[in-house]
Molecule: transfer RNA
Organism: Candidatus Falkowbacteria bacterium RIFOXYB2_FULL_34_18
RNA sequence: CGGAGUGUGGCCUAGCUGGCUAGGGCGCAUGGUUUGGGACCAUGAGAUCCAGGGUUCGAAUCCCUGCACUCCGA
Repeated sequence: CGGAGUGUGGCCUAGCUGGCUAGGGCGCAUGGUUUGGGACCAUGAGAUCCAGGGUUCGAAUCCCUGCACUCCGA
């Protein structure tokens, strides 16, 4: 320098043939249970989806540019 892929709560991840308030697991908080802890049960908080722009009635999803990481080639 060229090509390809990935980017979604603290962590991992589903959704990516556009359509209700973005779902799940771990973790976290509160309460119950226990002498206490763990385990278990109940409830709850936390992501406008890497950034900006565009298309559309409507974008995590489509298009463009950029950024970060990974891989391949030179």